Predicted 3D model of an 82-nucleotide RNA (Glycine riboswitch aptamer).
It was read from a public genome assembly, where an Rfam model found it.
Rfam family: Glycine riboswitch aptamer. Gene Ontology term of the family: glycine biosynthetic process.
Its mean pLDDT, the model's own confidence on a scale to 100, is 77.
RNA sequence: GUGACUCUGGAGAAUCUCAGCAAAUGAGUACCGAAGGUGCAAGGCGACACGCCGAAUCUCUCAGGUAAAAGGACAGAGAAUA
Repeated sequence: GUGACUCUGGAGAAUCUCAGCAAAUGAGUACCGAAGGUGCAAGGCGACACGCCGAAUCUCUCAGGUAAAAGGACAGAGAAUA
């Protein structure tokens, strides 16, 4: 220094409407970006083209999410291992 592991912190957005006894679930409208995924600037490549490669907490909102819980990019710490 790297990946997995453990602990701690960790944002945003309707506890919306309808069906359903309720929960689950389904449908609808509104909304959010920080799992994952899409897009690309400089630069590079190139057969010279509306081409290819190419970053993010930017962008899209496919997926996911909009009380709590869970999840959660990222940050800190720990132990162990090559």